[in-house]
RNA sequence: ACGGGCAUAGUUUAAAGGUAGAACGAAGGUCUCCAAAACCUUUGGUCUGGGUUCGAGUCCUGGUGCCCGUGC
Numbered sequence: 001a002c003g004g005g006c007a008u009a010g011u012u013u014a015a016a017g018g019u020a021g022a023a024c025g026a027a028g029g030u031c032u033c034c035a036a037a038a039c040c041u042u043u044g045g046u047c048u049g050g051g052u053u054c055g056a057g058u059c060c061u062g063g064u065g066c067c068c069g070u071g072c
Base pairs, nucleotide, nucleotide: 001070002069003068004067005066006065007064010024011023012022013021018054025043026042027041028040029039030038047063048062049061050060051059
């Protein structure tokens, strides 16, 4: 430099253009002599700028970051 892949909650990850979900974690509660476990409730997210669309996490595009490959 070129080619490809990835970016969603604190973490791991779903979501075929139509209500952003789960598990773990965290906080509170029930239970217990205390704690753990179990159960209930709560918490919190689409990397960034633009475009298409009635509607974008999803499609197009500029940028940023990370990973893989090729070349010098």